[in-house]
Predicted 3D model of a 250-nucleotide part of an RNA (large-subunit ribosomal RNA, domain VI) from Sphingobacterium allocomposti. The sequence was found in a public genome assembly. Its Rfam family is "Bacterial large subunit ribosomal RNA". Gene Ontology terms of the family: structural constituent of ribosome and ribosome.
Context: one part of a larger RNA
RNA sequence: CGCUGGAAGUUUGAGUGGAUCUGACCUUAGUACGAGAGGACCGGGUUGGACAGACCGCUGGUGAACCUGUUAUGCCGCCAGGUGUACGGCAGGGUAGCUACGUCUGGAAUAGAUAAGCGCUGAAAGCAUCUAAGUGCGAAACUAGCCACGAGAUGAGACUUCCUCAUAGGGCCGUUGGAGAUUACAACGUUGAUAGGUCACAGGUGUACAGGUUGAGAGACCAAAGCCGAGUGAUACUAAUAACCCGAAG
Numbered sequence: 001c002g003c004u005g006g007a008a009g010u011u012u013g014a015g016u017g018g019a020u021c022u023g024a025c026c027u028u029a030g031u032a033c034g035a036g037a038g039g040a041c042c043g044g045g046u047u048g049g050a051c052a053g054a055c056c057g058c059u060g061g062u063g064a065a066c067c068u069g070u071u072a073u074g075c076c077g078c079c080a081g082g083u084g085u086a087c088g089g090c091a092g093g094g095u096a097g098c099u100a101c102g103u104c105u106g107g108a109a110u111a112g113a114u115a116a117g118c119g120c121u122g123a124a125a126g127c128a129u130c131u132a133a134g135u136g137c138g139a140a141a142c143u144a145g146c147c148a149c150g151a152g153a154u155g156a157g158a159c160u161u162c163c164u165c166a167u168a169g170g171g172c173c174g175u176u177g178g179a180g181a182u183u184a185c186a187a188c189g190u191u192g193a194u195a196g197g198u199c200a201c202a203g204g205u206g207u208a209c210a211g212g213u214u215g216a217g218a219g220a221c222c223a224a225a226g227c228c229g230a231g232u233g234a235u236a237c238u239a240a241u242a243a244c245c246c247g248a249a250g
Base pairs, nucleotide, nucleotide: 001152005163006162007161008160009159010158011157015149016148017147018146021049022048023047024046025045026044027043033038051106052105053104054103055102059100060099061098062097066093067092068091069090070089071086072085073084074083075082076081110144111143112142117137118136119135120134169246170245171244173189174188175187176186177185194239195238196237197235198234199233200232201231203228204227205226211222212221213220214219
């Protein structure tokens, strides 16, 4: 821009793409078969491999702005406590998120029409013949079935609701993230929990300073302390103000 009034939402599915893999074991059954040796089809069950999708409760990884320990050196006048630099100085842990090495799920069943093949009935051709008329079975292939997209399907579909001369609706702007390069998408904008702050909790680290007790001292104890990013909930304290713009009839 189109779809021929303008919108918001819910859909149908023409069509397109994806997936389609496979082993072992148990059982049927030491059965059928076979002199024996050996040893099934069909059917039922269990468990793997590779591949794919989803997720983070578990096990792990990462986690440069979380916590702790610690070396050298500079600074904050000194102690204490901090801070800069040294690969985040080094080292030990680690929430959220993202993840695999972790967890869950999938390939199917089934139906239709068939291929090779196997048939039934059956003439031409008194027989025979699956085929000529008629009719049945038959594969991971095909069409559906499963998953995703999908009305620019210009053949532009359907349904519900709203709006009618300034409205329905949308945008701009702001607070943001289940989104994200930008855009888009999604949530919210005081009739408000959208983000920050605060409070509580979960979680991380691992027991701060000062004081007391003890010890010759280092240190230990009183003491689950102190500090803390993303998590969960609550709370209008702060910021989402007011406006403005677009917006329909032959």